[in-house]
RNA sequence: UUUUCGGGGUUGGGUGAAAUUCCCUACUGGCGGUAAAGUCCGCGACCUGUAUCUGUAUGAUACGGCUGAUCCGGUGAGAUUCCGGAACCAACAGUAAAGUCUGGAUGGGAGAAAA
Numbered sequence: 001u002u003u004u005c006g007g008g009g010u011u012g013g014g015u016g017a018a019a020u021u022c023c024c025u026a027c028u029g030g031c032g033g034u035a036a037a038g039u040c041c042g043c044g045a046c047c048u049g050u051a052u053c054u055g056u057a058u059g060a061u062a063c064g065g066c067u068g069a070u071c072c073g074g075u076g077a078g079a080u081u082c083c084g085g086a087a088c089c090a091a092c093a094g095u096a097a098a099g100u101c102u103g104g105a106u107g108g109g110a111g112a113a114a115a
Stems, first nucleotide, its partner, number of pairs: 001115005012024003026100002028090002030043004038088002047065007070086005092103003
């Protein structure tokens, strides 16, 4: 430098005119680091500011901002990562109020692999 890859999940029931959105229950967990991590540290995604460039756009590049959640016990040299137990969290727009449906997105992307 090029190519490829690169996010999962509403089961069963209740109420209702209407809900995979409410209630009970169920289910899911991006990337790097580190004793194996959704909850530690760092990053990406979503949202957003400034500057520059230009084909004046809802674009590109650079630098920022914002950004959720864990404890107890055990083993061990070492674990908020393993084992046992009990918790908790999850952008925006739409719609009966959504981590799981639909949409921006056949997008972007931390990064991984190969040549």
A computed fold for a 115-nucleotide RNA from uncultured Acetatifactor sp., annotated as FMN riboswitch aptamer (RFN element). Rfam family: FMN riboswitch aptamer (RFN element). Rfam links the family to the GO term FMN binding.